Small-subunit ribosomal RNA, 3' major domain from an uncultured prokaryote, 478 nucleotides, folded computationally. Its mean pLDDT, the model's own confidence on a scale to 100, is 83. The full RNA is in RNAcentral, with records from ENA.

[in-house]
Context: one part of a larger RNA
């Protein structure tokens, strides 16, 4: 000076508490541990590892195995010879790969040669996802958006170090007022930056249609309007600014007017000095050791997809606030030229054929869905509930056996609300409903991101439980 305490105080967090809805029970997705294997490729492991690195494991990826094979090499730079590059067909082979062959003779040039490929040789060297994250840079997580973490000069102490930063108030806040041997000052707080909530100006197509006219079965479809919604740029607005009351005449704090908004408006994006030899030598870079005909390269094929079992994380449901069936309404925010694809035919359907339009406020994807009316079902392992099987198909893609996605008929298996335990959530939130994107031939997604409809209970209160935070005590701890 710290750290600790089943010591005090003071105070904060969906920490408890009050409520909503979950998970742990079923079935499947998924990851994982574990066992298996010839390999199940490596990593991440309490909070902070387990739908994580994977924003796509049929070949490819792909680092793994088994088998074939290569050796200056799949790729970098240098130096010898020969060929222009390139191209065509055949043949063995599971391919790499090997051996036949056919067209082709280009640019530049001082006429020596050179550039750009290609093939041989030679050796420097390549190359390595082999190993150390306890040699490391980078990046990241965590505590924690918690509110601390320090300097300078001075003062005080023999020093280690205190002071300031502590007190009394207050705040999300070391946030601001008063006090005070302290006075300033960084790095954080806050603001400055985006998104949204209100208003205005300007602008007016692809978008919008109130008047005004045309015209259709209908439809901003035309004429035409700049009103209105939008859109996108600049502006205006919230500062406790103004009342009233508490306060120390401060800081604030309570009430209330005006306002689309009130005391941080709501969301974001921002992560201090540091912890935890904490993650990553497999994104990258990188130091040391290691292998060099092999721990390098390449091909095929198989695996990562096993499976008694165990655990997380999600989907689906056990039903009537419900299934089914008809009809009917209303977003948002996004992608599209190697793509999005209409109308329209054909098919129960998954698709197909067909190709307007469209490099997008124009076309397209695209019908949003729960919602709302009407009808049936009548509490049953059922018209709940879809596993899990069998057949027939349909698409991508050289290729769906291992091991893909979807349709349609058939098949209907567990599941009657979940033991102990534990998780999210405080408002457009939870909980419910569909939409879109990214990665991609194709999908495993139920995952992730992100979007908008519909929309709640609940909070006395801070004893306790868990996490911090400042004071102070106590110590056989550092």
């Nucleotide at each position: 000076u710290g750290a600790c305490g089943g010591g005090g105080g003071c105070c904060c967090g969906c920490a408890c508490a009050a409520g909503c809805g979950g998970u742990g029970g079923a079935g499947c997705a998924u990851g994982u541990g574990g066992u298996u294997u010839a390999a199940u490729u490596c990593g991440a492991u309490g909070u902070a590892a387990c739908g994580c690195g994977a924003a796509g494991a049929a070949c490819c990826u792909u680092a793994c195995c088994a088998g074939c094979u290569c050796u200056u090499g799949a790729c970098a730079u240098c130096c010898u010879g020969c060929g222009a590059a390139c191209u065509u067909u055949c043949u063995a082979g599971a391919g790499a790969u090997a051996g036949a062959u056919u067209g082709g003779u280009g640019c530049c040039u001082u006429c020596g040669g050179g550039a750009a490929c290609g093939c041989a040789g030679u050796g420097a060297c390549a190359g390595g996802u082999g190993c150390u994250g306890u040699a490391u840079g980078g990046c990241u997580g965590u505590c924690g958006u918690c509110a601390g973490c320090u300097c300078g000069u001075g003062u005080c102490g023999u020093g280690a170090g205190a002071u300031g930063u502590u007190g009394g108030g207050u705040u999300a806040a070391g946030u601001c007022c008063c006090g005070c041997a302290a006075c300033g000052a960084g790095c954080g707080c806050a603001a400055c930056c985006c998104c949204u909530g209100u208003c205005c100006u300007u602008a007016g197509u692809u978008g919008c249609c109130a008047g005004c006219g045309c015209g259709u079965a209908a439809u901003g479809g035309c004429g035409g309007g700049a009103a209105c919604u939008c859109u996108a740029a600049g502006g205006a607005g919230a500062c406790u600014g103004c009342c009233g009351g508490u306060g120390a005449c401060a800081a604030a704090c309570c009430g209330g007017a005006g306002g689309a908004a009130g005391g941080u408006g709501g969301g974001g994006a921002u992560g201090a000095c540091g912890u935890c030899a904490a993650g990553u030598c497999a994104u990258c870079a990188u130091g040391g050791c290691c292998c060099u005909u092999a721990u390098g390269g390449g091909c095929u094929g198989g695996g990562c997809u096993a499976c008694a079992c165990a655990c997380g994380u999600g989907c689906u449901a056990c039903a009537a606030u419900g299934g089914g069936c008809u009809g009917u309404a209303c977003a948002g925010a996004g992608g599209g030229u190697c793509g999005c694809a209409a109308a329209c035919c054909c098919g129960c359907g998954a698709g197909g054929g067909g190709g307007a339009g469209c490099u997008a406020a124009u076309c397209c994807c695209a019908c949003a869905a729960a919602g709302c009316a009407g009808u049936u079902c009548u509490u049953a392992g059922u018209c709940c509930g879809g596993a899990u099987u069998g057949c027939a198909g349909u698409c991508u893609g050289c290729a769906a056996c291992u091991c893909g996605a979807c349709u349609g008929c058939a098949u209907g298996a567990a599941g009657u609300u979940g033991g102990a335990a534990u998780c999210g959530c405080u408002a457009g939130u939870a909980a419910u409903c569909g939409u879109a994107g990214a990665u991609c031939a194709g999908c495993a997604u139920u995952g992730c991101u992100a979007c908008g409809g519909u929309g709640a209970a609940u909070a006395c209160g801070u004893u306790c439980c868990c996490g911090g935070g400042c004071c102070u005590u106590g110590u056989a701890c550092a």
Its Rfam family is "Bacterial small subunit ribosomal RNA".